THF (Tetrahydrofolate) riboswitch aptamer from uncultured Agathobacter sp., 108 nucleotides, folded computationally. The coordinates come from a structure-prediction model, not an experiment, and the mean pLDDT is 76. NCBI's taxonomy places the organism under Bacteria, Bacillati, Lachnospirales, Lachnospiraceae, Agathobacter. Rfam family: THF (Tetrahydrofolate) riboswitch aptamer. Its family is annotated with tetrahydrofolate metabolic process in the Gene Ontology.
[in-house]
RNA sequence: GCAGAGUAGAAAUCUGUGCGUUAAGUGCCAUGUGAACAGGGAGUUGUCACACGGACGAAAAAUAAAAGCAUUGCUUUUGUUUGCGAUACAGGAUUCGCAUCCCGCUGC
Repeated sequence: GCAGAGUAGAAAUCUGUGCGUUAAGUGCCAUGUGAACAGGGAGUUGUCACACGGACGAAAAAUAAAAGCAUUGCUUUUGUUUGCGAUACAGGAUUCGCAUCCCGCUGC
């Protein structure tokens, strides 16, 4: 000098257990606070978390029991099953992966 490895984490997917379906959550925007970013150091206008506010906004169905109204139907409550949600958490396999700078590591 050239080439390469490795993290936190991210994405879509599968499995399990929940939550919501009386709409919380997810996603979008603004403000504030904080945190992390390969073995070491620095570190953003990038990333993530939290708080508060704003705009938008979703799918239910079947069935059992009990009660009520009432008369063969309707309503309510509870449960079960199947769905639905940019839904939460955990796990599996796959892909991507330090904004950037300096040093270090491996090979030539």